The prediction has a mean pLDDT of 76.
Predicted 3D model of RNase P RNA and transfer RNA as a complex of 417 nucleotides.
Rfam match: Bacterial RNase P class A. By type it is a ribozyme.
[in-house]
RNA sequence: ACAGUAGGCCGGUUUAUCGCUCACGAAUGUGGGAGGAAAGUCCGGGCAGUAUAGAGCAUCCUGCUUCCUAACAGAAAGUUGUCCGUGAGGGUAAAGUAGUUCAGAAGAAAAUAACCGCCUCUUUGUAGGUAAGGGUGAGAAGGUGAGGUAAGAGCUCACCAGGCGUGUGGCAACAUACGUGCUGUGGACCUCAGGAACUGCAAGGUCAAGUAUACUGACGCUUGAGGACUGCUCGUCCGAUUGUCAGAGGGUAGACUGCUAGAGUGCAUCGGUGACGGUGCAUCGAGAUAAAUGAUAGACGCUCCAGGUGAGUACAGAACCCGGCUUACAGGCCUACUGUUUCU
RNA sequence: GGUCCGGUAGCUUAGUGAAUAGAGCGUCAGAUUCCGGUUCUGAAGGUCGUGGGUUUGACUCCCACCCGGAUCA
Numbered sequence: 001a002c003a004g005u006a007g008g009c010c011g012g013u014u015u016a017u018c019g020c021u022c023a024c025g026a027a028u029g030u031g032g033g034a035g036g037a038a039a040g041u042c043c044g045g046g047c048a049g050u051a052u053a054g055a056g057c058a059u060c061c062u063g064c065u066u067c068c069u070a071a072c073a074g075a076a077a078g079u080u081g082u083c084c085g086u087g088a089g090g091g092u093a094a095a096g097u098a099g100u101u102c103a104g105a106a107g108a109a110a111a112u113a114a115c116c117g118c119c120u121c122u123u124u125g126u127a128g129g130u131a132a133g134g135g136u137g138a139g140a141a142g143g144u145g146a147g148g149u150a151a152g153a154g155c156u157c158a159c160c161a162g163g164c165g166u167g168u169g170g171c172a173a174c175a176u177a178c179g180u181g182c183u184g185u186g187g188a189c190c191u192c193a194g195g196a197a198c199u200g201c202a203a204g205g206u207c208a209a210g211u212a213u214a215c216u217g218a219c220g221c222u223u224g225a226g227g228a229c230u231g232c233u234c235g236u237c238c239g240a241u242u243g244u245c246a247g248a249g250g251g252u253a254g255a256c257u258g259c260u261a262g263a264g265u266g267c268a269u270c271g272g273u274g275a276c277g278g279u280g281c282a283u284c285g286a287g288a289u290a291a292a293u294g295a296u297a298g299a300c301g302c303u304c305c306a307g308g309u310g311a312g313u314a315c316a317g318a319a320c321c322c323g324g325c326u327u328a329c330a331g332g333c334c335u336a337c338u339g340u341u342u343c344u
Numbered sequence: 345g346g347u348c349c350g351g352u353a354g355c356u357u358a359g360u361g362a363a364u365a366g367a368g369c370g371u372c373a374g375a376u377u378c379c380g381g382u383u384c385u386g387a388a389g390g391u392c393g394u395g396g397g398u399u400u401g402a403c404u405c406c407c408a409c410c411c412g413g414a415u416c417a
Stems, first nucleotide, its partner, number of pairs: 001340010012300007020033005035315001039326002042324005047200004054234004059196005064078003068074001079094006095191002099189005115134002117130004121125001142160006161183002163180007204257004215247005226238003264283008301313004305308001345416007354369004362400001371387005393409005
C1' cells in the first nucleotide's frame, strides 16, 4: 500500500418565512417536541386486573460449565466435538451408555443376525461352526495390526477412539496417569435438574351521556342455578329487593386518570480477564388520540463522476415503560489483529 | 396499539417425520354424435409463500423474513 477479521461509535449543521402540538402566561409571547433501529412483536421484566387463600395431577419451556442481571431463550469468560477460512477468526452442536419402544426403501438380517463366502463332518444335510472378506444402508456388533484357530471371534496382546472406577490439577465443564475387555446408529417415551397461574394500558380506576328492568330458550331461589378469565380433581369464596346462563336485539363512539424522573443519561474514579457492580458530581430530554414533530427558499458539510451553473445525501416516524434479540440502513470515523507485496 | 390464525396445481382442498405430494372442479387430447352438450378413456399441470437450521430423511419440527385474514374498547 492493497485485501480482510473482530469490537465500538456517528449517521447531518445552520438562516429566513409560513405552519402543527404540548406546557406556562391575562396577553404580545417564551420554552420543549422521534430513533439507532421508534420496525418485527421473537424472548424477559416492571406495572395493572382477575379473590393482595391454596394443594395435587396433567401440560409447556430451558438443558456443556462458571458467572452477570430485576429477569431472560440475552450477555461475558471458558470446555469438548464438528464444519468453513492460508490466517486473524466465524458457523453449529453438546443433561442422561438405567429402562421401554420404533426405524420407510435397500438389505439375508436393523439386534434372539448366516444371503454369498470360509471351515468341519463316522447323518453330505431343510446339518453344525464362523462376523475375518463381499454387497445394502445414516447405522451391521469400537478400529488397525499381530498372535491364536479347523475356519474364526476382545479369545489373547500392542496401539488408537469412547465408557466406567481410582488418584492428581481446575470453583466447574473438563484435562491427565493408572486400572478395567465394558463398546451399533438415530428418534420418541421416560428419567434428572431448574422454571412457568392467566390476561394485557383497547389492562385497570373515576365521571358524564344514552338505551329495552322489554323479547325468546334453559335452569334456579339456601337441599342453591351459575360465577370467581388455564386442561382436570379437590378445597375455599361470592351468589337471587334488577336471579343466572345462552340467543337475538337496542344504546354509546365523550371527558379525566393510568402517562411519563426512569433497573434514566453523561463524566470521573474504584473493583473485576470480562459481562457488570460500587461511589461521587452533573443533568431532565415528546406525551399526542386519528394522532403534532412539517413545508418552501438559500448557505455550509459529506459522497460520486466525465470536475460543473453536475448528480446524490440512507433505512425509517413514538402510542404504558424498560432490558435483549432479529431484520432494514447512503456514507463516514476509531481501536486491536491477520494475510500478501515492497522499502528501511 | 395488543392477541390469534392461515399460505399446497388456474380454483376448492387432503396430507402432522419415510409417496414419484393425493382428490374434486377446470384445461387439453381421443372415443361417442350429422354438430355441440352430456357421458366414457387418457394426459398435462406443484421451486408445498421465501431463506436458513435440526435430522440418514422435512409439506410436516425450530428460527428469521414476506403476504393475507380474524378478534379485543